[in-house]
């Protein structure tokens, strides 16, 4: 860079460090009761994987449910909301829904 899947669940203390930070826009929010980043420890289970059961099978494969030993990931607030564009419903620019952009993170190319 692309293709494909998910994205309203889940799960954190300590040490160094010393002002950001939550992708960008507006907002809200968060931090000295101590951001970010790095390091220990330790926890989550979303992908892949590992075990069971059911269904079916040549072999594959679906779904449920448990695990956490391995690869990634994560561990504040729905990807914290929001933008682009319909459709509803209000009626003075507001609400709700769907999709779509954009990001994130799996697995393959």
């Nucleotide at each position: 860079u692309c293709u494909u899947a998910u994205c309203c669940a889940g799960a954190g203390c300590g040490g160094u460090g010393g002002a950001g930070g939550g992708g960008c826009u507006g907002g809200c929010c968060u931090u000295a009761u101590g951001a970010a980043a790095c390091c220990g420890c330790g926890g989550c289970a979303a992908c892949c994987u590992c075990a069971a059961a059911u269904a079916g099978u040549u072999a594959u494969u679906a779904u449920u449910u448990g695990g956490a030993a391995g690869g990634u990931g994560c561990c504040a607030a729905u990807u914290c909301c929001u933008g682009c564009a319909a459709a509803g419903c209000g009626a003075u620019u507001g609400c709700u829904u769907u999709g779509a952009c954009a990001g994130a993170u799996a697995a393959g190319g």

A computed fold for a 109-nucleotide RNA from uncultured Lentibacillus sp., annotated as SAM riboswitch aptamer (S box leader).
The coordinates come from a structure-prediction model, not an experiment, and the mean pLDDT is 82.
The RNAcentral record of the sequence draws on MGnify.